Source information:
The part of an RNA shown here (small-subunit ribosomal RNA, 3' major domain) has 478 nucleotides and comes from an uncultured Acidobacteriota bacterium. Its mean pLDDT, the model's own confidence on a scale to 100, is 83.
Context: one part of a larger RNA
RNA sequence: UGACGGGGGCCCGCACAAGCGGUGGAGCAUGUGGUUCAAUUCGACGCAACGCGAAGAACCUUACCGGCUCUUGACAUGUCAGGACGGUACUCAGAGAUGGGUAUCUUCCCGCAAGAGACCUGAACACAGGUGCUGCAUGGCUGUCGUCAGCUCGUGUCGUGAGAUGUUGGGUUAAGUCCCGCAACGAGCGCAACCCUCACCUUCAGUUGCCAUCGGGUAGAGCCGGGCACUCUGAAGGAACUGCCGGUGACAAGCCGGAGGAAGGCGGGGAUGACGUCAAGUCCUCAUGGCCUUUAUGGGCUGGGCUACACACGUGCUACAAUGGCGGUGACAGAGGGAGGCAACGGUGCGAGCCCGAGCCAAUCUCGAAAAGCCGUCUCAGUUCGGAUUGUUCUCUGCAACUCGAGAGCAUGAAGCUGGAAUCGCUAGUAAUCGCGGAUCAGCACGCCGCGGUGAAUACGUUCCCGGGCCUUGCACA
Numbered sequence: 001u002g003a004c005g006g007g008g009g010c011c012c013g014c015a016c017a018a019g020c021g022g023u024g025g026a027g028c029a030u031g032u033g034g035u036u037c038a039a040u041u042c043g044a045c046g047c048a049a050c051g052c053g054a055a056g057a058a059c060c061u062u063a064c065c066g067g068c069u070c071u072u073g074a075c076a077u078g079u080c081a082g083g084a085c086g087g088u089a090c091u092c093a094g095a096g097a098u099g100g101g102u103a104u105c106u107u108c109c110c111g112c113a114a115g116a117g118a119c120c121u122g123a124a125c126a127c128a129g130g131u132g133c134u135g136c137a138u139g140g141c142u143g144u145c146g147u148c149a150g151c152u153c154g155u156g157u158c159g160u161g162a163g164a165u166g167u168u169g170g171g172u173u174a175a176g177u178c179c180c181g182c183a184a185c186g187a188g189c190g191c192a193a194c195c196c197u198c199a200c201c202u203u204c205a206g207u208u209g210c211c212a213u214c215g216g217g218u219a220g221a222g223c224c225g226g227g228c229a230c231u232c233u234g235a236a237g238g239a240a241c242u243g244c245c246g247g248u249g250a251c252a253a254g255c256c257g258g259a260g261g262a263a264g265g266c267g268g269g270g271a272u273g274a275c276g277u278c279a280a281g282u283c284c285u286c287a288u289g290g291c292c293u294u295u296a297u298g299g300g301c302u303g304g305g306c307u308a309c310a311c312a313c314g315u316g317c318u319a320c321a322a323u324g325g326c327g328g329u330g331a332c333a334g335a336g337g338g339a340g341g342c343a344a345c346g347g348u349g350c351g352a353g354c355c356c357g358a359g360c361c362a363a364u365c366u367c368g369a370a371a372a373g374c375c376g377u378c379u380c381a382g383u384u385c386g387g388a389u390u391g392u393u394c395u396c397u398g399c400a401a402c403u404c405g406a407g408a409g410c411a412u413g414a415a416g417c418u419g420g421a422a423u424c425g426c427u428a429g430u431a432a433u434c435g436c437g438g439a440u441c442a443g444c445a446c447g448c449c450g451c452g453g454u455g456a457a458u459a460c461g462u463u464c465c466c467g468g469g470c471c472u473u474g475c476a477c478a
Base pairs, nucleotide, nucleotide: 001478002477004474005473007472008471009470010469011468012467013466015462016461019426020425021424022423023422026318027317028316029315030314031313032312033311034309035308042053043052064304065303066302067301068300069299070298073127077126078125079123080122081121082120083119086105087104088103089102090101091100092099093098107116108115129293130292132291133290134289138287139286140282141281142280143278145276150189151188152187153186154185155184156165157164158163169180170179171178195270196269197268198267200238201237202236203235204234205233206232209228210227211226214225215224216223241264244258245257246256247255248254320419324378325377326376327375328374329373336367337366338365341360342359346355347354348353385416390411391410392409393408394407395406396405432454433453434452435451436450437449438448
């Protein structure tokens, strides 16, 4: 000087408390451990691994296993020789990779000798190749403490020195934020602000958006003429600064209350992550040192596996019902997607779907039905709760759904009556609850990323648990 203390002081954070809803019990989904297996590819392991890499394993992916097969190689550069290269159609063997055969078409310059560049085949070698090892050799990227308020430097001063001072102190703040004081005076990286978005208003613009007024028109409809007032969209600007008033404070910084205002004291949300820590994670994104491999640890193919299942754990979904189930009704969003695509209308099927196909490269057309809502019924039961499991018949995608897809109809109707110890999230348009969209994607979503609808309770307080900041003290630690 740090780190540490079941030392002290001060102060924060859904840290506790006050509340609301869960997890832990059930069934299923998913990840992991374990076990099994020819293989169940690999990585990730307290917080900060475990719906994680994977924004989508039937083949492919794919790295794993069995079998078949190639050896200058699927890919790059270089040498030599030969051949136009190659395309199309057909055919034989084979699981295919691959191997063999037939027909046909056929470059450029051109002096018809030669040459040229692609390309293919063959040969020999340099080499290619490796998701092989080492993240404890590395770059890059990332997680984390933590959006915590800290981390430092120059000069000066003090100390023999390591170092200290500044950065401590008194107030204050979300903040090393600001004020005052002070052997310090300044400065940098962080904080804040500048950026995006939401909330108010104005100006400009008015189609694909809108319809107040006028006219036409309908079974109905901005449907038509017309208009740009309103909504909205796009762009630009304004508006909030403790600016004003009162109190308080040290006459300061600020704090408390009030006014006006769409918004008030950081207005809500996002982006933004200091010096560093964990030899944290990643050699399987990529790059890369070293090591290893070279008829194989490389390449191709087929089939299987990653989907196994006495069990254990994590994360979720659906429930156990009446604030509900079922039937009817049919009201109100936002944000997105669409050309090998989204698909209306019409027809058809109980349904998944199928047939036809208008329109739309989309404020125009379309996905599209929003759901919780409202009305009726059931009357507390393992039920009209719950839907697992199983049988069967189908639909769709795709070369192909046996291993191993999703969906529909009928039948079947399991466990489950609110979950021990323990444990998680959340302070407001939040929790809870309800549906909608998107990425990936042929198909496959209870996951992920977004969107809106309905919309709470509680916070006395900081003694305690956890994490953190500042000062101080002790110290057998560095």